[in-house]
RNAcentral holds the full RNA, with entries from Greengenes. A computed fold for a 479-nucleotide part of an RNA from an uncultured bacterium, annotated as small-subunit ribosomal RNA, 3' major domain. Its Rfam family is "Bacterial small subunit ribosomal RNA".
Context: one part of a larger RNA
RNA sequence: UGACGGGGGCCCGCACAAGCGGUGGAGUAUGUGGUUUAAUUCGACGCAACGCGAAGAACCUUACCUGGGCUUGAACCACUGGUGGUAGAACCCCGAAAGGGGAACGACCCGCAAGGGAGCCAGUAGAGGUGCUGCAUGGCUGUCGUCAGCUCGUGUCGUGAGAUGUUGGGUUAAGUCCCGCAACGAGCGCAACCCCUAUCCCAUGUUGCCCUGUCGUCAAGGCAGGGCUCUCUGAGGAAACUGCCCGUGAUAAACGGGAGGAAGGUGGGGAUGACGUCAAGUCAUCAUGGCCUUUAUGUCCAGGGCUACACACGUACUACAAUGGCACAUACAGCGAGAAGCGAGACCGCAAGGUGGAGCAAAUCUCUGAAAGUGUGCCCCAGUUCAGAUCGUGGGCUGCAAUUCGCCCACGUGAAGGUGGAAUCGCUAGUAAUCGCAGAUCAGCAGGCUGCGGUGAAUACGUUCCCGGGCCUUGUACA
Numbered sequence: 001u002g003a004c005g006g007g008g009g010c011c012c013g014c015a016c017a018a019g020c021g022g023u024g025g026a027g028u029a030u031g032u033g034g035u036u037u038a039a040u041u042c043g044a045c046g047c048a049a050c051g052c053g054a055a056g057a058a059c060c061u062u063a064c065c066u067g068g069g070c071u072u073g074a075a076c077c078a079c080u081g082g083u084g085g086u087a088g089a090a091c092c093c094c095g096a097a098a099g100g101g102g103a104a105c106g107a108c109c110c111g112c113a114a115g116g117g118a119g120c121c122a123g124u125a126g127a128g129g130u131g132c133u134g135c136a137u138g139g140c141u142g143u144c145g146u147c148a149g150c151u152c153g154u155g156u157c158g159u160g161a162g163a164u165g166u167u168g169g170g171u172u173a174a175g176u177c178c179c180g181c182a183a184c185g186a187g188c189g190c191a192a193c194c195c196c197u198a199u200c201c202c203a204u205g206u207u208g209c210c211c212u213g214u215c216g217u218c219a220a221g222g223c224a225g226g227g228c229u230c231u232c233u234g235a236g237g238a239a240a241c242u243g244c245c246c247g248u249g250a251u252a253a254a255c256g257g258g259a260g261g262a263a264g265g266u267g268g269g270g271a272u273g274a275c276g277u278c279a280a281g282u283c284a285u286c287a288u289g290g291c292c293u294u295u296a297u298g299u300c301c302a303g304g305g306c307u308a309c310a311c312a313c314g315u316a317c318u319a320c321a322a323u324g325g326c327a328c329a330u331a332c333a334g335c336g337a338g339a340a341g342c343g344a345g346a347c348c349g350c351a352a353g354g355u356g357g358a359g360c361a362a363a364u365c366u367c368u369g370a371a372a373g374u375g376u377g378c379c380c381c382a383g384u385u386c387a388g389a390u391c392g393u394g395g396g397c398u399g400c401a402a403u404u405c406g407c408c409c410a411c412g413u414g415a416a417g418g419u420g421g422a423a424u425c426g427c428u429a430g431u432a433a434u435c436g437c438a439g440a441u442c443a444g445c446a447g448g449c450u451g452c453g454g455u456g457a458a459u460a461c462g463u464u465c466c467c468g469g470g471c472c473u474u475g476u477a478c479a
């Protein structure tokens, strides 16, 4: 100087407390461990591995296993030698394919020719490797932590390590600001500048919006005309700064209250992650040193496996019902996506879906009926009109192909489950809880993920305690 303390002081954070909803019990989905296996490819392991890499394992992917092939090779490139019935190749045979064998026919460019080039064959240099080492590395990433810290120049102090500044009194979300001070300044961080959102102005009026007429049943909607006030769209701008008032305070910084305002003290959200820590993660995105391999640890193909199953754990979904279930009727979104695409009306089918193809490269058309909600009726507390696992049969879709191993529909079947031990998680407001919708990946497959909107709470006395962190100080036989 740090680190540590079941030392002290001050202060924060859904850290506790106050609340709401879960997990831990059940069934299933998914990941992991273990076990099994010819193989169940590999990586990730407290927080910070375990719906993680994987934004999609039937083949492919695929790296694993079994079996069958190839050996300058699947792609690139250099040199040497050879090769015109050469390269290529219909077709035939073996084969699961890959591959191997045969083979009618049969070439190209420069050059008069000789020859050269291309192709092919052989050889050499060398390719290839998801083989090892993340403890040799780059790059990227996680974490402490969006925590308020981490340093430097000059000066001063100290023999020196080093200190000072950065400590102190206040204050803040903040090393934020004020005051003081042997310090005076500065840098990286904080904040601001950037994006979205909440109000208004101006501009823009089509595909959007409004109005009128007409057809239509006074409806939905169609057609014609007019307009851009409104909704909206989106380029630019305004607006919030403790600016104003009162009080407290050191007259300061600031804090408490108030006015005006769409918004008030960082308005809400995002992007943004200092010096560093964990020899943290990744050699399997990529790049790369070294090592290993070279008729194999490379490469091609078929099939299998990654989907196994006594069990254990994590993360989710669905429930256990009456604030519910079922039937019928009915209302209101937003983000988005669409050409080998989205696919309307109509018709067929109980349905999944099918036929068909209007319109749309889309503020125009389609996906697209949102669901919870509301109205009426039934159920009457039961393993039930709860719950839906499992299994049987029949069907649909995608795809060369759904047996291992896809998704969906109908009928039948109707398991556990009575609100869950010790323990444990999330959340402070348009949040939790609850409800559905869209998208990426994608032929097909979503209970996962990323977004979107609808409905919409309770509680916070407080900082004694648990956890993590910041500053000062103290002890130390630790570095």
Stems, first nucleotide, its partner, number of pairs: 001479002003476003007473007015463002019427005026318008034309002042053002064304007078124006088105001091102004108117003128293002131291003137287002139282003142278001144276001149188006155164003168179003194270004199238003205232001208228008241264001244258005320420001324379007336367003341360002346355003386417001391412007433455007